[in-house]
RNA sequence: GCACCCGUAGCUCAGGUGGAUAGAGCAACGGUUUCCUAAACCGCAGGUCGGAGGUUCGAGUCCUCUCGGGUGCG
Numbered sequence: 001g002c003a004c005c006c007g008u009a010g011c012u013c014a015g016g017u018g019g020a021u022a023g024a025g026c027a028a029c030g031g032u033u034u035c036c037u038a039a040a041c042c043g044c045a046g047g048u049c050g051g052a053g054g055u056u057c058g059a060g061u062c063c064u065c066u067c068g069g070g071u072g073c074g
Stems, first nucleotide, its partner, number of pairs: 001073007010026004019057001029043004050066005
């Protein structure tokens, strides 16, 4: 330099056939229980989906550029 893959909650990820409010587990916080802690159970909050632009009635999803990470080739 070229090709491909990944980027979504604090962490690990799902959602890749565009459709109405963006999800799960763990963690955090609050509560029940306990002398206290842990475990268990219940509840709550947390995101404008790496960034910018475009297509569309509608974009996490499609297109272009760009940033970061990984793999392969040279």